């Protein structure tokens, strides 16, 4: 320098003419603004609106190392511990994190046996004759397996065994020191199969539902008609998170058939908002000062043409209550890391 891969950043602006929507203006002229980093998914958390007010029991769902941040979060930032990959190492990278000492399950096949172990083998005794049978002992050696009764060494024994000793391993508990903490280091005592809890379960903490077609207000119009069932305070129907109890509202309610209407306003964009600078902090983020206003349609506007210019100018893709995240898709360009190739100015 070139190529490949991964992670992250960014996601166009100017001039002229015409057109569309909204705002300013009594109106016009005129002026100003006008689709994204994901607007997608609907996964998580909220704001906002409604469900009048409680309570008890059972159930359902979510979270789970420590600290910080935030309106909140299963997010983000920093740290601790465990397992795996790459690397001589330093390091880097992926996954995980309440409990197996409350209990119940499960660990295929192979193997004697997956925790109430005895196939081969070993030792002792007896019988029968050189190899078999029986009884007792044994879990050290071998085999099977992902995993087989903590490991190594010495002693001891008929042969063996934590049976004893020494040094280690793992788990639990106590004490001392460091740290906000998770934890780390050291030491003492006790114990000795292991795995599995997006297996049932246990422990601790927590929670609603619906959704802007929410919800609220105004106007117009009809039938001040009909039938059936249930009910009228001993309560039909409705509501209070899923069920039950309980509580509350209530004189009408539900169904059938028929008639009328389908309009307008608010919600609606000034926000847990954006930019710049400084301070605090490892960081996420917070505080202060100054400055800015950047879509609100309602069947759906945000476009077309021309010019100039640029390192690049396009892919994925189009607002519908809004905000903070997560996930997925993505062109050119940029940053970092890794691998490969070329070259030695």
């Nucleotide at each position: 320098c070139c190529g490949c891969a991964a992670a992250c950043c960014c996601g166009a602006a100017c001039c002229a003419u015409c057109g569309c929507u909204c705002c300013c203006c009594c109106a016009a002229a005129g002026g100003g603004a006008g689709a994204g980093g994901a607007a997608a998914g609907u996964c998580c958390g909220g704001a906002c609106a409604g469900u009048a007010c409680a309570g008890g029991g059972c159930g359902u769902c979510c979270c789970a190392c420590c600290g910080g941040u935030u309106a909140a979060c299963a997010g983000c930032c920093g740290g601790c511990c465990c397992c795996g990959g790459c690397g001589c190492a330093a390091g880097u990278u992926g996954g995980g994190g309440a409990g197996a000492a409350a209990g119940u399950g499960c660990c295929a096949c192979a193997g004697a046996a997956a925790a109430u172990a005895a196939c081969u083998a070993c030792u002792u005794c007896g019988g029968c004759u050189g190899g078999c049978c029986g009884a007792a002992g044994c879990a050290a050696a071998g085999g099977u397996g992902a995993a087989a009764a903590c490991g190594u060494g010495c002693g001891g024994u008929a042969a063996g065994a934590g049976c004893g000793c020494a040094c280690g391993g793992a788990a639990a508990a106590g004490c001392a020191g460091g740290g906000u903490a998770a934890c780390c280091u050291g030491u003492u005592u006790u114990u000795c199969g292991g795995g599995u809890a997006a297996a049932c379960c246990u422990u601790g903490g927590g929670a609603a539902c619906u959704g802007u077609a929410a919800u609220g207000c105004c106007a117009u119009g009809u039938a001040u008609a009909g039938g059936a069932u249930c009910g009228c305070u001993g309560g039909a129907g409705g509501g209070c998170g899923g069920c039950c109890c309980g509580c509350c509202c209530a004189a009408g309610a539900u169904c059938c058939a028929g008639g009328g209407u389908a309009g307008g306003c608010a919600g609606c964009a000034a926000g847990a908002u954006c930019c710049u600078u400084g301070c605090a902090g490892c960081a996420a983020u917070g505080c202060a000062a100054g400055g800015g206003c950047c879509a609100g349609a309602u069947a759906a506007a945000u476009g077309a043409u021309g010019g100039a210019g640029u390192a690049g100018g396009a892919a994925c893709a189009g607002a519908a209550u809004c905000c903070g995240g997560c996930u997925u898709a993505u062109g050119a360009g940029g940053u970092u890391u890794g691998c490969g190739g070329c070259a030695u100015u």

Notes: Model confidence (mean pLDDT): 76 of 100. Predicted 3D model of a 345-nucleotide RNA (Bacterial RNase P class A) from a Sphingobacteriia bacterium. Taxonomically the source falls in Sphingobacteriia (Bacteria, Pseudomonadati, Bacteroidota). The model forms 95% of the base pairs in the Rfam consensus. The sequence was found by an Rfam model in a public genome assembly. It matches the Rfam family "Bacterial RNase P class A". By type it is a ribozyme.